[in-house]
Predicted 3D model of a 116-nucleotide RNA (SAM riboswitch aptamer (S box leader)) from Tenacibaculum todarodis.
It matches the Rfam family "SAM riboswitch aptamer (S box leader)". Gene Ontology term of the family: regulation of gene expression.
Taxonomically the source falls in Tenacibaculum (Bacteria, Bacteroidota, Flavobacteriales, Flavobacteriaceae).
Its mean pLDDT, the model's own confidence on a scale to 100, is 79.
RNAcentral holds the sequence, with entries from Rfam and Ribocentre.

């Protein structure tokens, strides 16, 4: 790198170092950005994926649990809005047409555990 499983609600910034570009990619559109983008560093917080502890069930056995609470030491991760919207398929509404406006997946994409 491919994969398979789960989530994509909520939350949570400050300083410094840089300098022009970010919001994942393409093309549109909407946004942020010299009152400082990206990147990097320090510190802080945010969340519970893995995790820690107890309780419960269950097992010969902290053996397993898709079960219930409670937590933040560790391993990610995240800290503008928002997986921002249109692109594929299906459906609904309105509309004389072109079209709008809305739902659901879908397909790519984020992150974590696993696998390798």
């Nucleotide at each position: 790198a491919c994969g398979u499983u789960a989530u994509c609600a909520c939350g949570a910034a400050a300083g410094g170092c840089a300098g022009a570009g970010g919001g994942a990619u393409u093309a549109g559109a909407c946004c942020c950005g010299u009152u400082g983008a990206a990147g990097c560093c320090u510190u802080a917080g945010c969340a519970a994926c893995c995790c820690u502890u107890u309780u419960c069930u269950u097992u010969a056995a902290u053996u397993a649990g898709a079960a219930a609470a409670a937590g933040a030491a560790g391993g990610u991760g995240c800290u503008a809005c928002a997986u921002u919207c249109u692109a594929c398929a299906a459906g609904u509404u309105u509309u004389a047409c072109c079209a709008a406006a809305c739902u659901u997946g879908a397909c790519a994409g984020a992150u974590a555990a696993c696998a390798g």